[in-house]
Context: one part of a larger RNA
RNA sequence: GGAUGAACGCUGGCGGCGUGCCUAAUACAUGCAAGUCGAGCGGAAAGGCCCUUCGGGGUACUCGAGCGGCGGACGGCUGAGUAACACGUAGGAACAUACCCCAAACUGAGGGAUAACUGCUCGAAAGAGUAGCUAAUACCGCAUGUGCUCUAAGGAGUAAAGCUACGGCGGUUUGGGAACGGCCUGCGUCCGAUUAGCUUGUUGGUGAGGUAAUGGCUCACCAAGGCGACGAUCGGUAGCUGGUCUGAGAGGAUGACCAGCCUCACUGGGACUGAGACACGGCCCAGACUCCUACGGGAGGCAGCAGUGGGGAAUAUUGGACAAUGGGCGCAAGCCUGAUCCAGCCAUGCCGCGUGGAUGAUGAAGGCCUUAGGGUUGUAAAGUCCUUUUAACGGGGAAGAUAAUGACGGUACCCGCAGAAGAAGCCCCGGCUAACUUCGUGCCAGCAGCCGCGGUAAUACGAAGGGGGCUAGCGUUGCUC
Numbered sequence: 001g002g003a004u005g006a007a008c009g010c011u012g013g014c015g016g017c018g019u020g021c022c023u024a025a026u027a028c029a030u031g032c033a034a035g036u037c038g039a040g041c042g043g044a045a046a047g048g049c050c051c052u053u054c055g056g057g058g059u060a061c062u063c064g065a066g067c068g069g070c071g072g073a074c075g076g077c078u079g080a081g082u083a084a085c086a087c088g089u090a091g092g093a094a095c096a097u098a099c100c101c102c103a104a105a106c107u108g109a110g111g112g113a114u115a116a117c118u119g120c121u122c123g124a125a126a127g128a129g130u131a132g133c134u135a136a137u138a139c140c141g142c143a144u145g146u147g148c149u150c151u152a153a154g155g156a157g158u159a160a161a162g163c164u165a166c167g168g169c170g171g172u173u174u175g176g177g178a179a180c181g182g183c184c185u186g187c188g189u190c191c192g193a194u195u196a197g198c199u200u201g202u203u204g205g206u207g208a209g210g211u212a213a214u215g216g217c218u219c220a221c222c223a224a225g226g227c228g229a230c231g232a233u234c235g236g237u238a239g240c241u242g243g244u245c246u247g248a249g250a251g252g253a254u255g256a257c258c259a260g261c262c263u264c265a266c267u268g269g270g271a272c273u274g275a276g277a278c279a280c281g282g283c284c285c286a287g288a289c290u291c292c293u294a295c296g297g298g299a300g301g302c303a304g305c306a307g308u309g310g311g312g313a314a315u316a317u318u319g320g321a322c323a324a325u326g327g328g329c330g331c332a333a334g335c336c337u338g339a340u341c342c343a344g345c346c347a348u349g350c351c352g353c354g355u356g357g358a359u360g361a362u363g364a365a366g367g368c369c370u371u372a373g374g375g376u377u378g379u380a381a382a383g384u385c386c387u388u389u390u391a392a393c394g395g396g397g398a399a400g401a402u403a404a405u406g407a408c409g410g411u412a413c414c415c416g417c418a419g420a421a422g423a424a425g426c427c428c429c430g431g432c433u434a435a436c437u438u439c440g441u442g443c444c445a446g447c448a449g450c451c452g453c454g455g456u457a458a459u460a461c462g463a464a465g466g467g468g469g470c471u472a473g474c475g476u477u478g479c480u481c
Stems, first nucleotide, its partner, number of pairs: 001481002004478001006477005013353006020345001021311001026309003030306003035070003040067002043063002047061001048059004079262001087188006095181001097179001100177008108142001110140002117132006147158004162169002190236003197227003202224008239261004243254004266287005289300004317343001319342003325339001326337004356386004366377004390422001393416004400408001425470005430451003436465005446453002
């Protein structure tokens, strides 16, 4: 000098665009963050409409709960763990893939249940039991087999689902594609030797099991191997990368925001469902903690968005909208979406603009210095003539939206209007280092990045005048090149 997710002190006019818990992966009140489909099904709790003897009945505009389907494995957060095929890069072979696209073939005939509902019962609650009724694109046989799988090549096994407004939307099998993923390998990836030996499923083989798939992944048997000063093992630290900062470069430091990958979801373990999870807002078990309880038993998980306590030098609103982009479901209309788009707060950063311009010497007054003549502040002010950026006020008013739909927003922007009007500070002045005098103080009070100043004339402390630097900032501190 540069840089910063900064903080602190003093100061503070406006706008645009970014950024904003680096600490306690600490504990969390409250609200919201993942639903949707009536064109799969039986239906009718609520609302609407109609009738009513006021008990209720009807309708299906619609729709709570339920069965069923798809989605909840994405999106969002975090960096605790991890020194590892985790990541980066270059390859590989033994794999899977719902939705989407292409192609071929098919979509026949049946069956038995069950929730909802009704009755009864238990419980404080959470909820549960029992009997009875019912439907399906829920479940299960049969048929067929383009095909597919196995095969000892004879053969054996194996599918479907309907709905409809008649336009359409679907279902099954197989092959291919697209995209996304699982697995394996070479190389690269921090510090410590005051860690030197480590290893028994350990290293390899045969066979089997298991998996979508390879493999000690697991098991039985057999062999005795495998790794290590080219640093094994152990300990410490750490998410990795594209990048970012710095530097002429080499390099050093770093990994906030954005993007890719990985990882975790109160702590530990486990599986279920599913195309996909060993699943943040699913389940089970154990534990710690919090809450409810009728003491028998139950409920919970903000490292989602806001917000609260706590910690800390320190980090924001319990905001608006689905208008756009994207996602889920749906034929669609649409619904949901704290993703997202916006707004709010903070000089936290970068960039831009303003706080006026010209003229004005009796060099006014005042201040300060003085050798008392004067010098300086200083064209600075006043005065005169102008301008109106911006802010204020009044009027108009978008693009973003292909037909409809605009949160932002009466915003940006444009026009008019009055008036210099509303808008300057901070640090420094001994040398390094740009900028000097007077007074006060008297090794005191204090300053200080280094050298060092201060003990009676201090350009170094404090104040004033003057000056220098930067400027809506300026200085200090921390970290880093």

The part of an RNA shown here (small-subunit ribosomal RNA, 5' domain) has 481 nucleotides and comes from a Candidatus Saccharimonadota bacterium. It was read from a public genome assembly. It matches the Rfam family "Bacterial small subunit ribosomal RNA". Its family is annotated with ribosome and structural constituent of ribosome in the Gene Ontology.